[in-house]
RNA sequence: GCAUCCGUAGUUCAAUGGAUAGAAUAGCAGAUUCCGGUUCUGUCGGUUGGGGGUUCGAGUCCCUCCGGAUGCA
Numbered sequence: 001g002c003a004u005c006c007g008u009a010g011u012u013c014a015a016u017g018g019a020u021a022g023a024a025u026a027g028c029a030g031a032u033u034c035c036g037g038u039u040c041u042g043u044c045g046g047u048u049g050g051g052g053g054u055u056c057g058a059g060u061c062c063c064u065c066c067g068g069a070u071g072c073a
Stems, first nucleotide, its partner, number of pairs: 001072007010025004018056001027043005049065005
């Protein structure tokens, strides 16, 4: 340099172009316990990497940029 793939909550991951983007875990609060852990309940947490486009509607499709992985040279 070229090609392919990936980027979503603090972390690991879901989500057929269509309802308020969900789950686990972590954090916080409560219950339980003599205390802690375990367990249970609740709660908090998102510029879906940035920008632009297509569409009635985009995490999803298209273009570009940024970052990462792999292969080829």
This is a predicted structure of a 73-nucleotide RNA (transfer RNA) from a Bacteroidia bacterium.
The organism belongs to Bacteroidia, within Bacteria.
Rfam family: tRNA. Gene Ontology term of the family: triplet codon-amino acid adaptor activity.